A computed fold for a 68-nucleotide RNA from a bovine gut metagenome, annotated as transfer RNA.
Rfam family: tRNA. About the family: Transfer RNA (tRNA) molecules are approximately 80 nucleotides in length. Their secondary structure includes four short double-helical elements and three loops (D, anti-codon, and T loops). Further hydrogen bonds mediate the characteristic L-shaped molecular structure. tRNAs have two regions of fundamental functional importance: the anti-codon, which is responsible for specific mRNA codon recognition, and the 3' end, to which the tRNAs corresponding amino acid is attached (by aminoacyl-tRNA synthetases). tRNAs cope with the degeneracy of the genetic code in two manners: having more than one tRNA (with a specific anti-codon) for a particular amino acid; and 'wobble' base-pairing, i.e. permitting non-standard base-pairing at the 3rd anti-codon position.
The coordinates come from a structure-prediction model, not an experiment, and the mean pLDDT is 81.
RNAcentral holds the sequence, with entries from MGnify.
RNA sequence: CAGGUAUAAUUCAAUGGUAGAAUGUGAGCUUCCCAAGCUUAAUAUGCGGGUUCAAUUCCCGUUACCUG
Numbered sequence: 001c002a003g004g005u006a007u008a009a010u011u012c013a014a015u016g017g018u019a020g021a022a023u024g025u026g027a028g029c030u031u032c033c034c035a036a037g038c039u040u041a042a043u044a045u046g047c048g049g050g051u052u053c054a055a056u057u058c059c060c061g062u063u064a065c066c067u068g
Stems, first nucleotide, its partner, number of pairs: 001068006009023004017053001025041005046062005
């Protein structure tokens, strides 16, 4: 310098219209106890701007990381 990636504690979805799943965590139920199972709750769009009625999504800048 060029290209790419950044979303929950973790791993991943969501091609302009209410941001989801799995695992994990807390609570409850069940059990003599443990494990397993069932129900339920909380947590997220790297940061700053722009476009739009509306932005995770499009545009610009910036930060970190990866590749050349």